Record summary
The prediction has a mean pLDDT of 81. The RNA shown here (transfer RNA) has 72 nucleotides and comes from Methanomassiliicoccales archaeon PtaU1.Bin124. It matches the Rfam family "tRNA". Rfam describes the family as follows. Transfer RNA (tRNA) molecules are approximately 80 nucleotides in length. By type it is a transfer RNA.
[in-house]
RNA sequence: GCAGGUGUAAUCUAGUGGUUAGGAUCUUAGCCUUCCAAGCUAAAGGCCCGGGUUCGAAUCCCGGCACCUGCA
Numbered sequence: 001g002c003a004g005g006u007g008u009a010a011u012c013u014a015g016u017g018g019u020u021a022g023g024a025u026c027u028u029a030g031c032c033u034u035c036c037a038a039g040c041u042a043a044a045g046g047c048c049c050g051g052g053u054u055c056g057a058a059u060c061c062c063g064g065c066a067c068c069u070g071c072a
Stems, first nucleotide, its partner, number of pairs: 001071007010025004018055001027043005048064005
């Protein structure tokens, strides 16, 4: 330099153009417990960035960025 793939919460991950973007871990609060742990309930935390298509985009298209793989 060229080609391909991936990008969703602090971490891991699901999501076939239409539901309030779902689950697990972590964190916080409450319940329970003599206390802690475990357990139960609730909450906070979100689509890498910009543009386009569409009535509607995490999803499709284009560009950029980051990472991974291959070739040179």